[in-house]
Molecule: FMN riboswitch aptamer (RFN element)
Organism: Ilumatobacter nonamiensis YM16-303
RNA sequence: GAACCCUCGCGGGGUUGGGUGGAAGUCCCGACCGGCGGUGAGAGCCCGCGACUCCCGAGCUGACCCGGCGACCCGAAAAACGCCGGCGGGCGAGGGACUGAUCCUGUGGAAUCCAGGUGCCGACGGUCAGAGUCCGGAUGAGAGCGAGGGAGA
Numbered sequence: 001g002a003a004c005c006c007u008c009g010c011g012g013g014g015u016u017g018g019g020u021g022g023a024a025g026u027c028c029c030g031a032c033c034g035g036c037g038g039u040g041a042g043a044g045c046c047c048g049c050g051a052c053u054c055c056c057g058a059g060c061u062g063a064c065c066c067g068g069c070g071a072c073c074c075g076a077a078a079a080a081c082g083c084c085g086g087c088g089g090g091c092g093a094g095g096g097a098c099u100g101a102u103c104c105u106g107u108g109g110a111a112u113c114c115a116g117g118u119g120c121c122g123a124c125g126g127u128c129a130g131a132g133u134c135c136g137g138a139u140g141a142g143a144g145c146g147a148g149g150g151a152g153a
Base pairs, nucleotide, nucleotide: 004150005149006148007147008146009145010144017029018028019027031133032132033122034121035049036048037047038046044120045119053097054096055095056094059091060090061089064088065086066085067084068083069082070081103117104116105115106114124136125135126134
C1' cells in the first nucleotide's frame, strides 16, 4: 500500500408582502429555491447521471386450478398424499424510451462555472380557481460522498 469484499453513516431547497375574487400560497405584482459527478477556475440553464412516468425483461415465486406419473393386497373408480409439468397473478437484476432552461461584457494562460448585467427553466396526482414553492407517493428511492474493517497487486 491499489483493485476487490463487508459494515456503518450522510445524501433537496423554496412565495415574508400585496392585488382581483364568493373561492386562488395555483391567476396578477413581487419574492424565494436550485440533487449528484465531470468540465484548463467555483455551473439550476455546457456534458453526463439520479429520481418520476412508460416499454422490454434473465431469473425467482405462485393459494387455487389443469394435465401426467407413482404408491395404496388384486381389478375398476374416487378421496387424500408425493413427484413432474403448465397456467392467470406477484416480485424482479439489467436494458431501453422520455427528460426544461443563457447570453453579453470584464478579468485571466484558461471561465456559457468567477465579477457585473440581461434573461430563461422547473415531472406526475390532488385542490372550492390553473402550483418549481401547498398536500401526496416520500420515515421512499437514489446519482454519489464519507468513515471503519478485511484484503493484498